[in-house]
């Protein structure tokens, strides 16, 4: 300088004026309410984000359930750590990719079993199409899986004995598959003995086996206070009251005042300090825990966070809390730091 690779950090600035939430002080109405509480005015403070999203995982919390235990379902799946916990994160293992930094892998079991595999192939887990052999005059029969042809896949793989051709029939080396030994916490690794080799085409994000794990719904969850209105008593009244009806009689329906249960309208609380963040230090390879220190300030409930000006610039992306924390995942204009590979030229 050019291509590349892990990881971060920012997410237009500065002021002006209306505006709206939420708070503190303050005035002011007491006129809305039974009370809780709420009006209105001024003055100050304060108000989104790295993903706040998707709403996918886990957890806190809050309610109902729940002696244990079992079925169903559902999730996860190599080893070890970490963590409240997780399908996450850190290390390592094996295995794909890349010259390389470094990146990916749901990475248990088709040597329990059952399915299911288009076509093409003679045959798809069992076969004889060509081909080779042997016997036959010939049609043919019999042996074969070297070789050739289909196919994504054809009886582990090459070489080589054996043979009539030929074949783990039989050897070496590869591979399996068993067993121990040695290192390793392990997953694995190394090297070494045995088994011709009984598993033997793939698929398990096919069913299904194994082994862990998982009560259920959610903050509109849920607690506290609580009108009216009908309800239940208690106690007063029975000489009242109103209807049919102007009146008489007949007849019908009622009243006042208190206590309770229940929890609707309405309100408060949950509600934001949280297994949180940053900082420096120890301990750890690291995820991460320990100590100490700092800042701290949305919190609505139909639901604020906008709108316009003026200046500047690099002209501005994807996005707008609703109980909270770890996490993934997916969206991004642009500008920036850092470490690392590779090539190429100069010194």
């Nucleotide at each position: 300088c050019g291509a590349g690779u892990a990881g971060g950090a920012u997410g237009a600035a500065u002021g002006g004026u209306c505006g709206c939430g939420c708070u503190u002080g303050u005035a002011c109405a007491g006129a809305c309410g039974a009370a809780a509480g709420g009006g209105u005015g001024c003055a100050g403070g304060u108000g989104a984000g790295g993903a706040a999203a998707g709403u996918c995982c886990g957890g806190g919390c809050u309610u109902c359930a729940u002696a244990g235990g079992g079925c169903a379902g559902g999730a996860u799946g190599c080893c070890g750590g970490a963590u409240a916990a997780c399908g996450u994160c850190c290390g390592g293992u094996g295995g794909a990719g890349g010259u390389g930094a470094c990146u990916c892998c749901a990475a248990g079991g088709c040597u329990a079993g059952u399915g299911c595999a288009a076509c093409a192939g003679a045959a798809a887990u069992a076969u004889a199409c060509c081909g080779c052999c042997a016997c036959g005059c010939a049609a043919g029969u019999g042996g074969u899986a070297a070789g050739g042809g289909u196919g994504g896949a054809a009886g582990g793989g090459c070489a080589g004995u054996u043979u009539a051709a030929g074949a783990g029939a039989c050897u070496a080396c590869c591979g399996c598959c068993u067993c121990g030994u040695u290192g390793g916490u392990a997953a694995c690794a190394a090297a070494g003995a045995g088994g011709g080799c009984a598993u033997a085409u793939g698929u398990a994000a096919a069913c299904c086996c194994c082994a862990u794990c998982c009560g259920a719904a959610g903050c509109a969850a849920g607690a506290c206070c609580g009108a009216a209105u009908a309800g239940a008593g208690a106690a007063c009244u029975a000489u009242g009251u109103g209807g049919c009806u102007g009146c008489c009689c007949g007849u019908c329906a009622c009243g006042u005042u208190u206590u309770c249960a229940g929890g609707u309208a309405g309100g408060u609380c949950g509600c934001u300090u949280a297994a949180g963040a940053c900082u420096a230090u120890u301990g750890g390879u690291a995820a991460c825990a320990g100590u100490a220190g700092u800042a701290a300030c949305a919190g609505a409930u139909a639901g604020a966070u906008g709108a316009u000006c003026a200046u500047u610039c690099a002209c501005g992306a994807c996005a707008u809390a609703a109980c909270c924390c770890g996490g993934c995942u997916u969206a991004c204009a642009g500008u920036u730091c850092u470490g690392c590979u590779c090539a190429u030229a100069c010194a």
The RNA shown here (Bacterial RNase P class A) has 347 nucleotides and comes from a Lachnospiraceae bacterium. The same sequence occurs in records of 2 taxa. Taxonomically the source falls in Lachnospiraceae (Bacteria, Bacillati, Clostridia, Lachnospirales). It matches the Rfam family "Bacterial RNase P class A". Rfam classes the family as a ribozyme. It is recorded under the gene name rnpB. The coordinates come from a structure-prediction model, not an experiment, and the mean pLDDT is 76.